[in-house]
C1' cells in the first nucleotide's frame, strides 16, 4: 500500500429491483393474592455516508467511512 468481506429495530439476523420482516427483549393487557411462567396486542427502521442508473433501490454502479480478514 493492494484485494474481499461485512453495516437492515436495544441485540442476534432474513431480505438477489416492485408498500422492511422474524426471533429474543422493551411496552401495554389477559390469566395469577403478588411475582414468575403462560397467552394476545400493537409500537419500535432517515436500511452506514454522499451521488448515479431505473417508472420504481436495502437490493445494480461509483465514492466516503467504521469494523473484520488476507496478501506484502
Nucleotide at each position: 500500500g493492494g484485494g474481499u468481506g461485512u453495516g437492515u429495530a436495544g441485540c442476534u439476523c432474513a431480505g438477489c429491483g416492485g408498500u422492511a420482516g422474524a426471533g429474543c427483549a422493551a411496552u401495554g393487557g389477559a390469566c395469577u393474592u403478588u411475582u414468575a411462567a403462560u397467552c394476545c396486542a400493537g409500537u419500535g427502521g432517515u436500511c452506514a455516508u454522499a451521488g448515479g442508473u431505473u417508472c420504481g433501490a436495502u437490493c445494480c454502479c461509483u465514492u466516503u467511512u467504521a469494523c473484520a480478514c488476507c496478501u506484502a